[in-house]
Formats: sequence, structure tokens, C1' cells
RNA sequence: UAAUACAAUAAUUACAAUAUUCAUAUAUAUUCGAAAAUAGGGUUCGAGCGUUUCUACCCAGUCACCGUAAAUGACUGGACUAUGAGUAUGAUGUUUUUUUGU
Repeated sequence: UAAUACAAUAAUUACAAUAUUCAUAUAUAUUCGAAAAUAGGGUUCGAGCGUUUCUACCCAGUCACCGUAAAUGACUGGACUAUGAGUAUGAUGUUUUUUUGU
């Protein structure tokens, strides 16, 4: 002087993580089957379909409508999940680098 290993030190690159915002998908939509209630009711279960897509396909409220029958409708507010992008954080993990010692 160089290489390797270990320990400490400081910085901070990258990735992850966590939180959050936006975009795309999907319209929390739609088509059926079975059973149930009946104006103090309008529900439950199941199967498709929709996404270059896993999952989900519900909740709350307001109004209407149905004169007792078998069928509901409109509006408002709310997400979750997948993928991509941005921002923030160090309290976390890995990684990179600096310096020192053995």
C1' cells in the first nucleotide's frame, strides 16, 4: 500500500414499509332462478355477466309507487380491491457509500 473478515461511526443513494392524493378498471352496475313479506311490508339465498384484473358487487338516508297483488322505482352520500403515477415520514427493514479500529 492492497485485498478479505469483524466491530464501531457518520452520511445518504436505491428498494421496500407506512400514510396520503390522483388516474385506470366498474357503472358498488346488469341478466336470471328459487323461496319469503304485504302499506307497521317491499326481504333472503343461489347462479351468470361485466374488468387486458384478483377481490367486491354492499350500507345509510329521503321521496315515490303498489289498495292486498306480485312486482318494485328514483335521488343523495359512502368504499373496498387490483394495477400505475405523485407527495410525505424514519419511528422500521434491506442495500449503497464515508471514516476509524482490530
Molecule: Purine riboswitch aptamer
Organism: Candidatus Izemoplasma sp.